[in-house]
This is a predicted structure of a 76-nucleotide RNA (c-di-GMP-I riboswitch aptamer) from Solirubrobacter phytolaccae. Of the family's consensus pairs, 94% are formed in the model. Its mean pLDDT, the model's own confidence on a scale to 100, is 87. Its Rfam family is "c-di-GMP-I riboswitch aptamer". Rfam describes the family as follows. GEMM was predicted in a large-scale screen for bacterial structured RNA regulatory elements.
């Protein structure tokens, strides 16, 4: 170096709750918090879960498993 792998060290993210907010809702962002994760990085292509003042509609989760894309470190 590729691949598989996850010990160390440095850094990195942030559930569940609390507070602002925005949205009818699922739930988005902002701030505290930290269960937790080696892609909890980005992506609704596939399955699945869920929302809606109604649906041949039109949303919402990537910390539900894949597929695609990107990458930090280097012990066994």
């Nucleotide at each position: 170096c590729c691949u598989g792998c996850g010990a160390a060290a440095g850094g990195g993210c942030a559930a569940a709750c609390c507070c602002g907010u925005c949205g009818u809702g699922a739930g988005g962002c902002g701030g505290g918090g930290a269960c937790g994760c080696a892609a909890a990085g980005c992506c609704a292509c596939g399955g699945g879960a869920c929302u809606c003042a109604a649906c041949u509609g039109a949303g919402u989760c990537a910390g539900c498993c894949g597929a695609g894309c990107u990458g930090c470190c280097g012990a066994a």